[in-house]
RNA sequence: GCCGAGGUAGCUCAGUGGUGGAGCAAGCGCUUCGUAAGCGUUAGGUCGUGGGUUCGAAUCCCACCCUCGGCU
Numbered sequence: 001g002c003c004g005a006g007g008u009a010g011c012u013c014a015g016u017g018g019u020g021g022a023g024c025a026a027g028c029g030c031u032u033c034g035u036a037a038g039c040g041u042u043a044g045g046u047c048g049u050g051g052g053u054u055c056g057a058a059u060c061c062c063a064c065c066c067u068c069g070g071c072u
Stems, first nucleotide, its partner, number of pairs: 001071007010024004018055001026042005048064005
């Protein structure tokens, strides 16, 4: 330099045009003599950055940044 995969909650990951989710973790509550476990509930997001297309973009297009792998 070229090609491919990926970037979404604190962590691991879903979500392929129409209200941003799950599990774990965290806060609160129930339960217990108490803790753990279990159950319920709450909070937590400029969806890597900047543009474009569209009535509407995490999703489609372009450029750039970062991570991983391959080729030379």
Transfer RNA from a Patescibacteria group bacterium, 72 nucleotides, folded computationally. Its mean pLDDT, the model's own confidence on a scale to 100, is 84. Taxonomically the source falls in Bacteria candidate phyla (Bacteria). The sequence was found in a public genome assembly.